Annotation: Model confidence (mean pLDDT): 83 of 100. Small-subunit ribosomal RNA, 3' major domain, 475 nucleotides, folded computationally. Its Rfam family is "Bacterial small subunit ribosomal RNA".
[in-house]
Context: one part of a larger RNA
RNA sequence: UGACGGGGACCCGCACAAGCGGUGGAGCAUGUGGUUUAAUUCGAAGCAACGCGAAGAACCUUACCAGGUCUUGACAUCGGUAUGACCGUUCUUUAACAGGAACUUUCUUCGGGACAUGCUAGACAGGUGGUGCAUGGUUGUCGUCAGCUCGUGUCGUGAGAUGUUGGGUUAAGUCCCGCAACGAGCGCAACCCCUAUUUUCAGUAGCCAGCAGUUCGGCUGGGCACUCUGGAGAGACUGCCCGGGAUAACCGGGAGGAAGGCGGGGAUGACGUCAAAUCAUCAUGCCCCUUACGAUCUGGGCUACACACGUGCUACAAUGGCGGACACAAAGAGAAGCGAAGCGGUGACGCCUAGCAAAGCUCAAAAAUUCCGUCUCAGUUCGGAUUGUAGUCUGCAACUCGACUACAUGAAGCUGGAAUCGCUAGUAAUCGCGAAUCAGAACGUCGCGGUGAAUACGUUCCCGGGUCUUGUACA
Numbered sequence: 001u002g003a004c005g006g007g008g009a010c011c012c013g014c015a016c017a018a019g020c021g022g023u024g025g026a027g028c029a030u031g032u033g034g035u036u037u038a039a040u041u042c043g044a045a046g047c048a049a050c051g052c053g054a055a056g057a058a059c060c061u062u063a064c065c066a067g068g069u070c071u072u073g074a075c076a077u078c079g080g081u082a083u084g085a086c087c088g089u090u091c092u093u094u095a096a097c098a099g100g101a102a103c104u105u106u107c108u109u110c111g112g113g114a115c116a117u118g119c120u121a122g123a124c125a126g127g128u129g130g131u132g133c134a135u136g137g138u139u140g141u142c143g144u145c146a147g148c149u150c151g152u153g154u155c156g157u158g159a160g161a162u163g164u165u166g167g168g169u170u171a172a173g174u175c176c177c178g179c180a181a182c183g184a185g186c187g188c189a190a191c192c193c194c195u196a197u198u199u200u201c202a203g204u205a206g207c208c209a210g211c212a213g214u215u216c217g218g219c220u221g222g223g224c225a226c227u228c229u230g231g232a233g234a235g236a237c238u239g240c241c242c243g244g245g246a247u248a249a250c251c252g253g254g255a256g257g258a259a260g261g262c263g264g265g266g267a268u269g270a271c272g273u274c275a276a277a278u279c280a281u282c283a284u285g286c287c288c289c290u291u292a293c294g295a296u297c298u299g300g301g302c303u304a305c306a307c308a309c310g311u312g313c314u315a316c317a318a319u320g321g322c323g324g325a326c327a328c329a330a331a332g333a334g335a336a337g338c339g340a341a342g343c344g345g346u347g348a349c350g351c352c353u354a355g356c357a358a359a360g361c362u363c364a365a366a367a368a369u370u371c372c373g374u375c376u377c378a379g380u381u382c383g384g385a386u387u388g389u390a391g392u393c394u395g396c397a398a399c400u401c402g403a404c405u406a407c408a409u410g411a412a413g414c415u416g417g418a419a420u421c422g423c424u425a426g427u428a429a430u431c432g433c434g435a436a437u438c439a440g441a442a443c444g445u446c447g448c449g450g451u452g453a454a455u456a457c458g459u460u461c462c463c464g465g466g467u468c469u470u471g472u473a474c475a
Stems, first nucleotide, its partner, number of pairs: 001475002003472003007469007015459002019423005026314008034305002042053002064300007073124001077123002079120006088103005106113002126289002129287003135283002137278003140274001142272001147186006153162003166177003192266004197234007206224001211221003237260001240254005316416001320375006332363003337356002342351003382413001387408007429451007
C1' cells in the first nucleotide's frame, strides 16, 4: 500500500421488511447429469453451465456409429499430354454415391485462344484433430457500481502519501465550502433513439366535421378542419414564489404546465478481476493425421430410460367450465409469397381463383371483457395425460422420429415438506396478437398491445456493494 475480520462509523441496492404471484408436490414440454448404446457428436459447470451455442436434428444439417466407395482428392493455384466438350435430358446399372450408352459447344487474323473434361507428375489441398494454460478477435461477470489514474508541486531515507481526506449535498469523485496543493485524463452527466404535449409544412390512410349524390359501404363528387402518418420546430431550465440551509451547493412545499426536479424507457459498461468462456463463427503459433484423424454415399444415431436436478406449459376449478350473441388493439410479415369471397368437408383441410411487391390487397378471428342460458361442489359438464381407430398437410421419404383433425378412451392432480424465485406502476398478475429461424415441425426466444393491482413502518437482521477508520502471526 492492499486484502481480510462472527472490528467500528456512515450510505446504497426488490438486500431484508411490507405485499402480490410463483417454483419445490401432479401430468407434459425442454435442457443437463447419470446410465445404456455400434453411436447416443462436441462445447457450456456456483452466482455468471443446465428452453445455453441451437433464430427451429425425419434425409440434408451432422461434426457421431455401421457398412459401401475415392486417393492431387468434395475445394484453390501451377506443369505436361489428349479430347471437344462440360452442363443438361433419356436409357441402363447400383442400397446410394460412383459407373456405362445415346443426343448435344464457343471465339478466331485459322497460327491459336477461351472454357471444360480425362490421364499423369509432384508441389500441395484437406482436418468441427489437440492445446482458450501459446494467441487475436468477440463475450460474460463484479456493475451502469462510482470509481480508476496522471503531470507539476509539497511531505517522507524509502515503500509511498497528498491531490481523491474533512463539513454539507447528490442517483453520481454530482455540486458547494474548506484545506499544500494546483490542474488534467478515463469514467458520471449531457450530446443519440423511442415515448408523453403542441405549432407548422404535406395529404390517393382519416372525416358527413360543413355541402351534394347515394346501392347506406367514406361508396362517389368535394375538402385537409379533425384523427393519423413523417419532416422541421417549440417545450422543463429548480426558470418563478415561500420556507429551511452557511448568504453556498442543495432540500421541502406551492403556482403555472401535457409533463417537475434524472418525466418514463433504450442504447451507452472506466482502470481492472475471474490463467472466466470460446482453437466448433472466424483468424492464428506449435503439435498431430496424409490410400486417412481427409472426401463421398446409404442406413442408423444426436429423439435411448430404473433414476436425479434446472427452466417452462397445463391444471387441480364457480372470480370457474360449456353453449350462443355482441364489441374494442398495437406491432409486424408477404412473390418459389400472403391468399379474400364462393363451393365441398363435422374438422384438420381441399377446389376455384379475386386482390396485393402492399398506409391500397391478404394473413386477420384479437382474447380476456360484456350479455343470455346451463352446470351446483362431485375426481364433476373440473382436468386433460395416455391409448385405439379413421384422416389432413408438408416433403423423394413421416417405421425408428413431424405437426394438426375427428370420434372413442379418460390417468395423475382437490393448491403442494424443508427450502427457494420474481416484481415498486401502466410495474406484478392476467389475456391474446405478431415475427425471426423455417418445406414441415414452439409450451422456447424476441417483440406488440388489452385489462390492470397490493405494499414499502423502517434499516435491527440475511446477501452484495461504496467511503472513512481500526486490528492483523496474510501478500